[in-house]
RNA sequence: UUUCGACAAAGGCACAGCUGUCGUAAGGCAGUGUCGCAAAGCCUCCGGUCCAGGUACCAGCGAACCUGGAUAGCGGGGCUACCGAU
Numbered sequence: 001u002u003u004c005g006a007c008a009a010a011g012g013c014a015c016a017g018c019u020g021u022c023g024u025a026a027g028g029c030a031g032u033g034u035c036g037c038a039a040a041g042c043c044u045c046c047g048g049u050c051c052a053g054g055u056a057c058c059a060g061c062g063a064a065c066c067u068g069g070a071u072a073g074c075g076g077g078g079c080u081a082c083c084g085a086u
Stems, first nucleotide, its partner, number of pairs: 004084002012037002017032006035073001041079003045076003048071008057062001
């Protein structure tokens, strides 16, 4: 330095819920809270899922496609990083 992740040490983050707020919505932000996380630190490049609008098929239900948005705690990928048992 790389890989790896301990019945280790020092710490860190903060699910759901609740309150307030922004948003048509998914969902975000702040506080509270603590399910879990060795990158649950950061980034939408790829896929998935969710929301909104549209296209066109259909008797209808419904499925497909496109555009915009969301999810980094859905996965892949990129960048950075504490400790050092094995």